[in-house]
Context: one part of a larger RNA
RNA sequence: CGUAGGAAAUUUGAAGGGAGCUGACCUUAGUACGAGAGGACCGGGUUGGACCAAUCACUGGUGUACCAGUUGUCGCGCCAGCGGCAUGGCUGGGUAGCUAUAUUGGGACGGGAUAAACGCUGAAAGCAUCUAAGCGUGAAGCCCACCCUGAGACAAGAUUUCCCAUGGAGUAAUCCAGUAAGAUCCCUUGAAGAACACAAGGUAGAUAGGUGAGGGGUGUAAGUGCAGCAAUGCAUGCAGCUGACUCAUACUAAUCGAUCGAGGG
Numbered sequence: 001c002g003u004a005g006g007a008a009a010u011u012u013g014a015a016g017g018g019a020g021c022u023g024a025c026c027u028u029a030g031u032a033c034g035a036g037a038g039g040a041c042c043g044g045g046u047u048g049g050a051c052c053a054a055u056c057a058c059u060g061g062u063g064u065a066c067c068a069g070u071u072g073u074c075g076c077g078c079c080a081g082c083g084g085c086a087u088g089g090c091u092g093g094g095u096a097g098c099u100a101u102a103u104u105g106g107g108a109c110g111g112g113a114u115a116a117a118c119g120c121u122g123a124a125a126g127c128a129u130c131u132a133a134g135c136g137u138g139a140a141g142c143c144c145a146c147c148c149u150g151a152g153a154c155a156a157g158a159u160u161u162c163c164c165a166u167g168g169a170g171u172a173a174u175c176c177a178g179u180a181a182g183a184u185c186c187c188u189u190g191a192a193g194a195a196c197a198c199a200a201g202g203u204a205g206a207u208a209g210g211u212g213a214g215g216g217g218u219g220u221a222a223g224u225g226c227a228g229c230a231a232u233g234c235a236u237g238c239a240g241c242u243g244a245c246u247c248a249u250a251c252u253a254a255u256c257g258a259u260c261g262a263g264g265g
Stems, first nucleotide, its partner, number of pairs: 001152001005163007015149004021049007033038001051106005059100004066093005071086006110144003117137004166177004182260004186202005207253003210249005216242003223236005
């Protein structure tokens, strides 16, 4: 821009894409078959491999704004306590998120038309013949079925709901302006994200921060007291600290505003 008014939502499905794999074991059954050795079709069940998707409850990894220990050195006047630098200095753990080696799920069932092949009826050709007319069975393959995209599918589809007929110019066609439903800018943001988009909100408010409570993590803070010559230990005290998690709470910030947007048949 189009989809013959302007919007919001829900859809149909032309078309396109994805997937499509396979082993072993048990049973049928030591049956059919076979002198024996051996040893099934068909059917039923179990469990794997590879591949794909989803997810983070579990098992782990990571986790440079979390916690602790510790070496050297510098600084805060000194002690104590802290901070900087040294690969996050090193080491031990670890929330959220992300993640695989983790955990779930998938290939199915079924239908249609067929290939090779196997048939029925059946002439040409009194017989015979699956074929010439006609009618069947039949595959991991084809078309559906399963998953995804999808009306710019220009044949531009459908359904539901909302908004409605103001002003100006013009003979008219038409043009312009302000609006309606609605939308955007702007702002707070994240489950989204390169930008855009998408999604949640903007005081009639829990959107982010803060705060409170909790969860999870770390592992018993500092100070003080006691014991010990001291290193250190014990008590106060499952302590102190704590990023992303959960709930609550308007304390702070989403203020005030601006723009676009129908007049058709």